[in-house]
Molecule: transfer RNA
Organism: Halorarum halophilum
RNA sequence: GGGCCCUUAGCUCAGUCUGGUCCAGAGCGCCCUGCUCAUAACGGGGUGGCCGAGGGUUCGAAUCCCUCAGGGCCCA
Numbered sequence: 001g002g003g004c005c006c007u008u009a010g011c012u013c014a015g016u017c018u019g020g021u022c023c024a025g026a027g028c029g030c031c032c033u034g035c036u037c038a039u040a041a042c043g044g045g046g047u048g049g050c051c052g053a054g055g056g057u058u059c060g061a062a063u064c065c066c067u068c069a070g071g072g073c074c075c076a
Base pairs, nucleotide, nucleotide: 001075002074003073004072005071006070007069010028011027012026013025020059029047030046031045032044033043034042052068053067054066055065056064
């Protein structure tokens, strides 16, 4: 220098292919609580992100296009 992939909640990920309902979901975690002599386990209640940043297309974008940033792999 060239090519490909990833970036969504505190963490691990789905959703992106085929744009569409209204509030973007799951597990774990965290907070309160029941049970227990107590702890764990188990039960009940609560807590979550406008989707890496900017711009564009569109009636409508996490999803399509462009640029940039960070990370990973390969080639030279």